[in-house]
Molecule: SAM riboswitch aptamer (S box leader)
Organism: Listeria fleischmannii
RNA sequence: UUCUUAUCAAGAGUGGCGGAGGGAUAUGCCCGACGAAGCCCAGCAACCUAAGUAAUCACUUAAGGUGCUAAUUCAUACAGGACAAAUGGUUCUGAAAGAUGAGAA
Numbered sequence: 001u002u003c004u005u006a007u008c009a010a011g012a013g014u015g016g017c018g019g020a021g022g023g024a025u026a027u028g029c030c031c032g033a034c035g036a037a038g039c040c041c042a043g044c045a046a047c048c049u050a051a052g053u054a055a056u057c058a059c060u061u062a063a064g065g066u067g068c069u070a071a072u073u074c075a076u077a078c079a080g081g082a083c084a085a086a087u088g089g090u091u092c093u094g095a096a097a098g099a100u101g102a103g104a105a
Base pairs, nucleotide, nucleotide: 001105002104003103004102005101006100007099008098013041015040016039017038021031022030023029025077026076027075028074042069043068044067047065048064049062050061051060052059053058073097078094079093080092081091082090083089
């Protein structure tokens, strides 16, 4: 990097360093000197993992490997349904894309 698969409505900071960007892309809309990114600490969760129970489906505990800690994955991007309406709205479902884990090449 690609493929397969599971999840994405919950949760988590008035901390230290830092010093202007950030929210994947596009459009919008937001966050940011009342301090962005990044690093450290702290925390959340429980995918893999370990122990136990249990008996094919799981459950409990721990927290070693990851991950995460504004807004549903911030909303929408493509297709379809319902409603409304007339030049494109509201809403629902599914996909696509993205993110993360695990496995494989």